[in-house]
Context: one part of a larger RNA
RNA sequence: CUGGGCGUAAAGGGCGUGUAGGCGGUUAUGCAAGUUGGGUGUGAAAUCCCUUGGCUCAACCAAGGAACUGCGCUCAAAACUGCAUGACUUGAGUACGGGAGAGGAGAGUGGAAUUCCCAGUGUAGCGGUGAAAUGCGUAGAUAUUGGGAGGAACACCGGUGGCGAAGGCGGCUCUCUGGACCGUUACUGACGCUGAGACGCGAAAGCUAGGGGAGCAAACAGGAUUAGAUACCCUGGUAGUCCUAGCUGUAAACGAUGAACACUUGGUGUAGCGGGUGUCGACCCCUGCUGUGCCGAAGCUAACGCAUUAAGUGUUCCGCCUGGGGAGUACGGUCGCAAGGCUGAAACUC
Numbered sequence: 001c002u003g004g005g006c007g008u009a010a011a012g013g014g015c016g017u018g019u020a021g022g023c024g025g026u027u028a029u030g031c032a033a034g035u036u037g038g039g040u041g042u043g044a045a046a047u048c049c050c051u052u053g054g055c056u057c058a059a060c061c062a063a064g065g066a067a068c069u070g071c072g073c074u075c076a077a078a079a080c081u082g083c084a085u086g087a088c089u090u091g092a093g094u095a096c097g098g099g100a101g102a103g104g105a106g107a108g109u110g111g112a113a114u115u116c117c118c119a120g121u122g123u124a125g126c127g128g129u130g131a132a133a134u135g136c137g138u139a140g141a142u143a144u145u146g147g148g149a150g151g152a153a154c155a156c157c158g159g160u161g162g163c164g165a166a167g168g169c170g171g172c173u174c175u176c177u178g179g180a181c182c183g184u185u186a187c188u189g190a191c192g193c194u195g196a197g198a199c200g201c202g203a204a205a206g207c208u209a210g211g212g213g214a215g216c217a218a219a220c221a222g223g224a225u226u227a228g229a230u231a232c233c234c235u236g237g238u239a240g241u242c243c244u245a246g247c248u249g250u251a252a253a254c255g256a257u258g259a260a261c262a263c264u265u266g267g268u269g270u271a272g273c274g275g276g277u278g279u280c281g282a283c284c285c286c287u288g289c290u291g292u293g294c295c296g297a298a299g300c301u302a303a304c305g306c307a308u309u310a311a312g313u314g315u316u317c318c319g320c321c322u323g324g325g326g327a328g329u330a331c332g333g334u335c336g337c338a339a340g341g342c343u344g345a346a347a348c349u350c
Base pairs, nucleotide, nucleotide: 003322004321005320006319007304008303012318014201015200016199017198021194022193023192025088026087027086028085029084030083031082033081034080035076037075038074039073040072041071042070049065050064051063052062053061054060091191092188093187094186095185096183097182098181103177104176105175106174107173108172109171110154115149116148117147118146119145120144121143125136126135162169163168206247207246208245209244210243211242215241216240220236221235222234223233258317259316260315261314262313263312266295267294268293269292270291271290272289273288274287275286276285278283299306300305323350324349325348332343333342334341335340
């Protein structure tokens, strides 16, 4: 390389938009580049291969055949592909009418709680633990009542509930805005799928600058525990956590399961929209589409398990794997302010 693979053994890119490329619905006609069939020309000789023959054999030599897998010419249009012209509506999209949703951005606003400040009542403890101590408190704490400040997070509702491509999104109101779904027809007429590069988004932590700082809390300090205790427990506490503008670009970024399409017994929940029936009562029953769970048939799987939301049966395209360690290291390149990211070996060793 091929082959075989990628839920858990090595292996799905964190996610999207999309360029080149690859692949692509039904139908008519034409062309004939690919393609297919036949014929024909050429493919020097020698060599190689086969069969004979000649040197006593062989090497070698001679004759005949095959071969030279190629190229050119010509015929064909059924199928597949391509090109051109036209048609179609099932794929895709648009319009119209609807309801659902923590989808995104900005602005405003609310109550509970913690902390702090002021004032009142009040007195010796409070706090904390397995037990303690550090700590706070007669300069009046804790508790309790009233007032004020400030920041952050939004109890109940809340739900294997919803939305989003993923990361993720949860008080309430307003403004701007993306997507999906359902219904009915109408319209466009293959406009599609995938997607190397590229571009964008991307939790937490971290970085730069400026704000903010209630609670929590790496580092750090103290108290305990212990043989020791650079920990677990306790008292404190700074970065950070929050906001604005940028950077970083990684995660067990997980469903450890790439995207799209088609097909393949069922049962039972749930969310959204719709249709039908009924004693129309917050409803009940039946049913369609879309999403989201559970259980299970065939089938698959090494097993576990998966099972119409496939890990089943097929097609297209992309990414990735190829024994363990060395190593996601070194070197080089590239990106970054840095931390570091991406790309990514070998010797050696088992």
A computed fold for a 350-nucleotide part of an RNA from a metagenome, annotated as small-subunit ribosomal RNA, central domain.